Notes: This is a predicted structure of a 72-nucleotide RNA (transfer RNA) from a Candidatus Omnitrophota bacterium. Its Rfam family is "tRNA". The family's RNA type in Rfam is transfer RNA. From the family's description: Transfer RNA (tRNA) molecules are approximately 80 nucleotides in length. It was read from a public genome assembly. Lineage of the source: Bacteria > Pseudomonadati > Candidatus Omnitrophota.
């Protein structure tokens, strides 16, 4: 250099143009002598960046920045 695939919550991923979600985590309260585990409720987000397209973008399209492979 060139090709491909990723990039969303603190962390592992979801979401096929129409209000951004789930688990573990973290807080609170219940249970318990007590803790852990179980329950219930809570807290979470410039969607890597900037532009296009559209009534409407996390989705589609074009640069860029970052990881990962893979080609010279």
């Nucleotide at each position: 250099g060139g090709g491909c695939c990723g990039g969303u919550a603190g962390c592992u991923c979801a979401a096929u143009g129409g209000u951004a979600g789930a688990g573990c985590a973290g807080g609170u309260g219940g249970c318990u002598c007590a803790u852990a585990a179980c329950c219930a409720c809570u807290c979470g987000g410039u969607c890597g960046g900037a532009g296009g397209u559209u009534c409407a973008a996390u989705u589609c399209c074009u640069c860029c920045c970052c990881g990962g492979c893979c080609c010279a």